[in-house]
Notes: The prediction has a mean pLDDT of 80. The RNA shown here (transfer RNA) has 72 nucleotides and comes from Cadophora sp. M221. Its Rfam family is "tRNA".
RNA sequence: GGUCUUAUAGUGUAGUGGUUAACACGUGGAGCGUACCCCUCCGAGACCUAGGUUCGAUUCCUAGUAAGACCC
Numbered sequence: 001g002g003u004c005u006u007a008u009a010g011u012g013u014a015g016u017g018g019u020u021a022a023c024a025c026g027u028g029g030a031g032c033g034u035a036c037c038c039c040u041c042c043g044a045g046a047c048c049u050a051g052g053u054u055c056g057a058u059u060c061c062u063a064g065u066a067a068g069a070c071c072c
Stems, first nucleotide, its partner, number of pairs: 001071007010025004018055001027043005048064005
């Protein structure tokens, strides 16, 4: 330098052109309890950035950024 893949809560993973973006761990609160753990209930928390297509984009396209793999 070239090709390809990936980017979603604090962490690890789902997910789909449309109605509240899901799960596990973690985390805050309540119940119980002297307290801790466990358990039950409730909550907060995310689509890498910018454009484009579309009635509508987290999803499709383009560019960029970052990470990874391969080739030279």